Small-subunit ribosomal RNA from uncultured Thermodesulfovibrio sp., 1470 nucleotides, folded computationally.
The RNAcentral record of the sequence draws on ENA and SILVA.
The organism belongs to Thermodesulfovibrio, within Bacteria.

RNA sequence: AGCGAACGCUGGCGGCGUGCCUAACACAUGCAAGUCGAGCGGGGCGCAGGGGAGCGAGCCCUUUGGGGUUCAAUCCUCUGUUGCUUAGCGGCGGACGGGUGAGUAACGCGUGGGUAACCUACCCCUGGGACUGGGACAACCCGGGGAAACCCGGGCUAAUACCGGAUAAGACCACGGGCUGGAAGGCUUGUGGUAAAAGGGGCGACCCGCCUGGGGAUGGGCCCGCGGCCUAUCAGGUAGUUGGUGGGUAAUGGCCCACCAAGCCUAAGACGGGUAGCCGGGCUGAGAGGCUGGCCGGCCACACCGGGACUGAGACACGGCCCGGACUCCUACGGGAGGCAGCAGUGGGGAAUCUUGGGCAAUGGGGGAAACCCUGACCCAGCGACGCCGCGUGGGGAAGAAGGCCUUCGGGUUGUAAACCCCUUUUGUGGAGGAGAAGAGAGGAUAGUACUCCACGAAUAAGCCCCGGCUAACUACGUGCCAGCAGCCGCGGUAAGACGUAGGGGGCGAGCGUUGCUCGGAUUCACUGGGCUUAAAGGGGGCGUAGGCGGUGAGGGAAGUCCAGGGUUGAAGGCGGGGGCUCAACCUCCGUAGGGCCCUGGAAACUCUCUCACUUGAGUGAGCCAGGGGAGGGCGGAAUUCCCGGUGUAGCGGUGAAAUGCGUAGAUAUCGGGAGGAAGGCCGAUGGCGAAGGCGGCCCUCUGGGGCUCAACUGACGCUGAGGCCCGAAAGCGUGGGGAGCAAACAGGAUUAGAUACCCUGGUAGUCCACGCCCUAAACGGUGGGCACUAGGUAUGGGGUCCUAAAGGGCUCUGUGCCGAAGGGAAACCGUUAAGUGCCCCGCCUGGGGAGUACGGCCGCAAGGCUGAAACUCAAAGGAAUUGACGGGGGCCCGCACAAGCGGUGGAGCACGUGGUUUAAUUCGAUGCAAAGCGAAGAACCUUACCUGGGCUUGACAUGCCGGUGGUAGGGGCCCGAAAGGGUUACCGACCCUGGCUUUUGUCAGGGAGCCGGCACAGGUGCUGCAUGGCUGUCGUCAGCUCGUGCCGUGAGGUGUUGGGUUAAGUCCCGCAACGAGCGCAACCCCUACCCCCUGUUGCCAGCGGUUCGGCCGGGCACUCUGGGGGAACUGCCGGCGAAGAGCCGGAGGAAGGAGGGGAUGACGUCAAGUCAUCAUGGCCCUUAUGCCCAGGGCUACACACGUGCUACAAUGGCCGCUACAGAGGGCAGCGACCCGGCGACGGGGAGCGAAUCCCUAAAGGCGGUCGUAGUGGGGAUCGGAGUCUGCAACUCGACUCCGUGAACGUGGAAUCGCUAGUAAUCGCGGGUCAGCCACACCGCGGUGAAUACGUUCCCGGGCCUUGUACACACCGCCCGUCACACCACGAAAGCCGGCUGUACCCGAAGGGGGUGAGCUAACCCUCCUAUGGAGGGAGGCAGCCUACGAAGGUAUGGCUGGUGAUUGGGGUG
Repeated sequence: AGCGAACGCUGGCGGCGUGCCUAACACAUGCAAGUCGAGCGGGGCGCAGGGGAGCGAGCCCUUUGGGGUUCAAUCCUCUGUUGCUUAGCGGCGGACGGGUGAGUAACGCGUGGGUAACCUACCCCUGGGACUGGGACAACCCGGGGAAACCCGGGCUAAUACCGGAUAAGACCACGGGCUGGAAGGCUUGUGGUAAAAGGGGCGACCCGCCUGGGGAUGGGCCCGCGGCCUAUCAGGUAGUUGGUGGGUAAUGGCCCACCAAGCCUAAGACGGGUAGCCGGGCUGAGAGGCUGGCCGGCCACACCGGGACUGAGACACGGCCCGGACUCCUACGGGAGGCAGCAGUGGGGAAUCUUGGGCAAUGGGGGAAACCCUGACCCAGCGACGCCGCGUGGGGAAGAAGGCCUUCGGGUUGUAAACCCCUUUUGUGGAGGAGAAGAGAGGAUAGUACUCCACGAAUAAGCCCCGGCUAACUACGUGCCAGCAGCCGCGGUAAGACGUAGGGGGCGAGCGUUGCUCGGAUUCACUGGGCUUAAAGGGGGCGUAGGCGGUGAGGGAAGUCCAGGGUUGAAGGCGGGGGCUCAACCUCCGUAGGGCCCUGGAAACUCUCUCACUUGAGUGAGCCAGGGGAGGGCGGAAUUCCCGGUGUAGCGGUGAAAUGCGUAGAUAUCGGGAGGAAGGCCGAUGGCGAAGGCGGCCCUCUGGGGCUCAACUGACGCUGAGGCCCGAAAGCGUGGGGAGCAAACAGGAUUAGAUACCCUGGUAGUCCACGCCCUAAACGGUGGGCACUAGGUAUGGGGUCCUAAAGGGCUCUGUGCCGAAGGGAAACCGUUAAGUGCCCCGCCUGGGGAGUACGGCCGCAAGGCUGAAACUCAAAGGAAUUGACGGGGGCCCGCACAAGCGGUGGAGCACGUGGUUUAAUUCGAUGCAAAGCGAAGAACCUUACCUGGGCUUGACAUGCCGGUGGUAGGGGCCCGAAAGGGUUACCGACCCUGGCUUUUGUCAGGGAGCCGGCACAGGUGCUGCAUGGCUGUCGUCAGCUCGUGCCGUGAGGUGUUGGGUUAAGUCCCGCAACGAGCGCAACCCCUACCCCCUGUUGCCAGCGGUUCGGCCGGGCACUCUGGGGGAACUGCCGGCGAAGAGCCGGAGGAAGGAGGGGAUGACGUCAAGUCAUCAUGGCCCUUAUGCCCAGGGCUACACACGUGCUACAAUGGCCGCUACAGAGGGCAGCGACCCGGCGACGGGGAGCGAAUCCCUAAAGGCGGUCGUAGUGGGGAUCGGAGUCUGCAACUCGACUCCGUGAACGUGGAAUCGCUAGUAAUCGCGGGUCAGCCACACCGCGGUGAAUACGUUCCCGGGCCUUGUACACACCGCCCGUCACACCACGAAAGCCGGCUGUACCCGAAGGGGGUGAGCUAACCCUCCUAUGGAGGGAGGCAGCCUACGAAGGUAUGGCUGGUGAUUGGGGUG
C1' cells in the first nucleotide's frame, strides 16, 4: 500500500459497485425451456344447419283433470366449420443461456503454429432437383391389471413420421490415364457401381419449407514447438509398454484388437508423493520480481457418488435415459419417486456473506410466416458503511461568563467553544410539477424516482483511535511488580507523560480501530543485486566421466546476435485525450502502447559450426640437477629392559613431602657375556620432498613427481569437474605373528571435604609386522583449482648465465619465509605464495538452540560413517576492534603490606558499646574494612524522642481576622489532685496611646496590649537519606583525572598521559604528531628546631647593692622565656656516577640538609555509603491526636555472643619512708593557698587571684627499707558494714572514703592489632561536657625512652606499562552438567484404528461389440388360395440366450501415509 473480509465501538444522506473464501453438506416450497394448429389426425368449446326431448310463456280448445300449437332457457344427437383451445404424432430448440471449482500437474491452460488427418444444424451466395407407389403407430375407442407411478391386450387413423421403386448435374466407391507437390494428397479425365426429396400458407403475385452438390461464414475436433508448482529423505520406470500389419472414428493415433518385433522414458529429473482449475488480469514494487486468479471476460472440468450408452449437426448430456451405490420421501409392502454447484429460500457448518421482491419496458436467447409465447439470462428494486466516490451536521459572537482541569496561587487552559444575536437552508419535513435514454410510431418494470419550484425551520445529523521511543500529541489523580499494558524495545516494586480515570492535546472522520492474509521495506535467495581467513559458508586430497568454459590467422555457413518489413498479441482493464451523469466514483468514444511468439528479407563484428593454416597454451625429446617422495630387501651402532656370571652391601626407588613397590633368597651401583623388540642422537635449519594424509640411521633394487638449460618434434591435444574411482593421521575392528620401552582399562600408594583426576609404584589391550576393514580430525594457511595483470626491499633452498683467482656481486627461472607501495578489508589484517584487478569451472552458506539429532535410504563385522529434517523455543547467537574491570598472567614500583623487631588483643575480672533475648517500654539511628568507649564533649528528675497513668485543646510556640472583656491582665487565698490541670473567690490590682474634666492626685470616653470565645492555622524526633540540599566517611596524601587545537581511526576511541631515565609525586629531564592548558602533586599558611631585632612586674647574683635568704627587695633586660618581625637550606659549593640533562651517591660547611620533623590542605570520581533524629526541604501521613503538659517507670533488664578498653597475673616487681624535675591548660554560684577537726572521703574557717602575678599541680625517676616465688605483702573483683559529697531527690540507678571480705587470673587456642624515632613502650598531668557522675572514654600535654628493617618470594592495599577475557550491577563476575519438581512439543515402542494404492483371483449390473437366434415379425421379393385379404417361404429386423470387456462388491497379500499406545528416550522452558 492492498482485501470478496471478519470482530469491537459508532453511524445522517446519495450515487456506483459488491456480498458462502467454510460443508462439491443435506434440501421444504415456488419459479428457472419451451414453442410451432401456416406439418398431422383427434378431443373440447364456440358458431352455422338438421333432428329429438323440453321447465316455462303466449294463443286456441277444454270434460277445469287436461289437450293442441307457436316461441324459447336448457339438454341430447347429427352434419359442417372461416373461430378459440391442445393431450398425442411430427418439427426445431432442450449440447445455448445460468451455476460451481470437486477433480485435473494434463496439450488441461497460455502463446505461436499445423490439419496433405477432420466435422459444422440453423445463416449467406450459388448449381441441380422434388416422379411414382406402399404399409404402419400414437391420440381415440373397447377390454383388462395396479394403492400409486403407470402398464398390458384388441380395434381405427393422419402427416413435413416411416418404407419400396424411378431419375443423378454433382457427390461417394472401385479400377485406369494426365498435371502438380518434398509428401500419405490436390486438380483433371475415362469406365463401372451406389444413394435423393414433403409439403404448408396465400385470391393472387408469391412466401415459408424439402432433396442433392459447390462455396462462404460461424463454431468445434485432433496434432505440435515453447511457457508456468513443491519434493531426490521418490532413482529407476514401463506389458498395450515402443514399433509394424489390421480394426474403429468426422478425423490422426496403441484409441482398440490379433499376430509379429523388443523396444520406449529417465539426472535438462522419468516414475512416485504432495498441492493446485488455467489465463486476460488483480495487488505490490523504482524496476526486475513476489503474491494472487473473488467480481467482469476467454478456455477447461463437473452436475448426489461411480459406470454406461442412446438420440442428435453437436452430448456421453445440470433441470434426458439405463445400471450400481449412499441418502431422502411415498406406499395398500406388492412396488414406486427424487437429485438447487439455476433464482429466491431452509437447516447445518462457520469469524462470516442478502429478498422465498417487480418486470419482460430495454439488451440478448428459443420457437413461430407472424401476432405472440417462453426466458430467476437480463433489466430493476430490496437488505448489509463490505468497498470506492460525493455531500452534510451551519454563520456571527468577549482580552474571554459559569463549570471542569492544572497551578509557581500571579494565573493558564478548555475557548468563539457556550450563552446570546441576526442570517442561510445543502440535508430534512410538507406541498406542486415531473422525465429522458431507437430512423419513425406504439409501449415504461424502474417511478410519481431523478430533477425543478414553493413553504417551514438551526432546525434532523459525530464518532473512533492514539498521546514513552519508533510516531504527531502531556499534565493531574488513583494504583504500588498489584491491577494491568505491550507491534518491537519495554512499562508497573509510593511522585508512572507507558496501567486506570479525568482535563487537555494529536490523527482520521461516517467512520475509527483490531485481527487475518499478500507485497514492500528485505541487496534478508542477491537476474538486475550477496557472500564463504576470523561473522553462516572451500568438499581431507587427487585422478577423471557428463557438462560448462576455451589461443592465433584465413575462408564458407548463418543456429545465437543485430536490423528492416509483415502477422499475432480478442474485448474489458492500464495509459493519453475528448465526452456524459451538477462534480467525482462510474460510464462512454477516440488514440496509443505492449514483452512474447510466428513469417519474410538482410548484416556477419562477436559466440557457434565446418574447412585450411599457425605456435605462444599444453605435451614430447635432449642435456644437467636437488630431495626424510613411494615400495621391497639387507646391514649397523647407542640406549632401555630381561637373563647368566663377577665385584660389592643396606638400601634402592620415588615425591612438594611421602607411601605403595623392589632389596639380606643380596637389590640399587659397577664390570663382563648374552637375548629381544622398538625408535632413529649429533647433522637438523627460520632447510628439503610430496596432491593431501605424511616422510628422517646406512646400503641395494624397483618406482612417482619436480626444477633448470636447449628449442628438435606434435599442433589447442587445454582448464575445471556434478556423479564415479583411488588415496586418506590417530584411534578402532578381523585373522595370524611380535612384544624391549611406553601405556587407555585396571590395581595399589598418596593428595583431598571427597579425588572414580592431576603426582607415584605397577600394569593389559594397544603401540610394531603381514593381510583385510574402518574413512574420521582444529584432515588448518581455519584461505578450492587454473590463467593473466598490478611498486619494491630482505632472507634462504635448487638451477642457468655474466664479472671474478676466490670471497662476493649483477641478470634470470623456480621454490620457501619476513616487511611493505597501490589496492582490498567491518576491522584484525592480506598485499606477485593476495584476502588486489579480471576471466573460467566446481563445492558450500542464508539467525541461535533443538541437531549433525530423529526418521528413511546407502555403506560398515562392529564401533559407527554419509545424506539429513521438523515440532518446539529464544531476541538474540556471532565477528573484529574499543575503554574499563579482573587473572592462583607478565614486567616495573610504592605503603608498618610482608619480613625484622617491640608491645598488645584473642584467655581472667571489671568498665563501656553492640547483637540477641527479655520487657508495658528496654526510644531512635549507625552494621565488613569505612557500625559497635559510634551520634552521647556527662540518661537519678530534666535531658527523652519510649512505656503506664492523669490531663489540655487556637493548643507549649508564630502570624492574621472577627466578636467579647475594666475590677481586665497579673497576683493572692481556698478546695480536689502525685503533679499537670480543674474549680472557686467578699481580697490586692496594673501598663501604653488619643481626647474631655480636674490644680496635683484622680476620674470618664475611645483605642491598643493582655485575657476569653471563634475562624484561618499552629504543631509532629510520624514515613521516605531509594525524591533532596547541606555536611561527613571511604578508596586516599593514592598520583592521578581531564580539556582546547592538531594528528590518527568508518567508529567506539587513540595520541597528548606511551617510551628511556628520575622522583615522595603526571616531580623533573630527554625523546616523540603532537603543542599547550586546567583540576590534583609541590610551593604559598600554621606549629616546631638555630640565630638576630624589638618587647620587659617571668628569669638572673649573669654584673652591683640589700637580705628574714625565698629573685625576697633595690636595680637591670644580657641570657632563659613571652610574642611580633626578620634571617637561615638553594643540591648553592667540591668529587664521583649519569647523557655536558633531570637527578643520584659521597663530602665540606651548618642548629638543620637533599621535602629537617609535624599540621592544615583531600583532584575527576566510587560505594543509590551515612545522616529526613543537628538543620533545611519535596511528597505522603496525624489533627480533642502520631500535637501539648504532668507524675512514675524505662533507655542501667541478662542464659548468652562480639567489639573497644581498664586492671592484672608480679621481683626491671609490690609495699613503706625520704627526695627531685614538666608542659599544656583551667579558675568568680569558680580555683582555693594556709590554719583547725576527721584514719579518710570531707568538714569548719579562709589569704590571694577574673590571673605569664594567686590557685589547681606531677608520676615514672633517685635514695633507703621490706617482701622471697607464694595465688604470696602479686591481683583487686565481689560482698558486708560504716561514712562523705553533689543534688528537690542517690530505691530502681551516683561518685568518693574507711574497716572487713578477698574472686578470677600463674602471659592466654585458632586467629589478630599497633608502631620505623623523640616513634613504640612506659609514666603521670590537664581540659571539654558537667550540680554530681558510672571517664578505665575522648581531646590535649609533657617526663623517661628503645629494638629492628637482610630484603620484596609470599599475604593485604595501591600506581604505571603489557597480555588474555565468553566479565561490563565488571571475579562477591560469568557459567557447565547431573539430580529434584512443574509444564510443553517430539522420537522409539507389543500393538490397535483409519486413508490412499499395487498385485493375484472370485462375482459381475447397465451397456454397446461379437455369436446364436428353433421364439416373435406390417412394408420388399417369390409361390399358392376363397384374392382391398389369407397362408407358406425368402430377405431384413426383434426378444431371448451365449461370449469377451465391464462399475460396484468380495477374498488374499504387499506398499505408502495418518492417528493412537502401557512404557521408554533424549530435548525445550521455568